The RNA shown here (transfer RNA) has 75 nucleotides and comes from a Candidatus Woesearchaeota archaeon. The source organism's lineage runs through Archaea, Nanobdellati and Candidatus Woesearchaeota. RNAcentral holds the sequence, with entries from ENA. It matches the Rfam family "tRNA". Gene Ontology term of the family: triplet codon-amino acid adaptor activity.
RNA sequence: GGCGGUGUAGCUAAGCUUGGCCAUAGCGCGACGCUCAUAACGUCGAGGUCGGGAGUUCAAAUCUCCCCACCGCCA
Numbered sequence: 001g002g003c004g005g006u007g008u009a010g011c012u013a014a015g016c017u018u019g020g021c022c023a024u025a026g027c028g029c030g031a032c033g034c035u036c037a038u039a040a041c042g043u044c045g046a047g048g049u050c051g052g053g054a055g056u057u058c059a060a061a062u063c064u065c066c067c068c069a070c071c072g073c074c075a
Base pairs, nucleotide, nucleotide: 001074002073003072004071005070006069007068010027011026012025013024020058029045030044031043032042033041051067052066053065054064055063
């Protein structure tokens, strides 16, 4: 230098192919219940610039373009 892959909550992932209402789950975190108490279990809750920017569209995590970080292959 060329090609490909990955990037979504504190962590691990789904959702992208086929655009659509307030973006979802598990773990973790907080409160409450239960218990003599802790764990476990149950209920509720907080937490997201969907890597960044621009474009297309009535509408973008999802399509297009540019850029960034990491991983791999080739030279």

The prediction has a mean pLDDT of 83.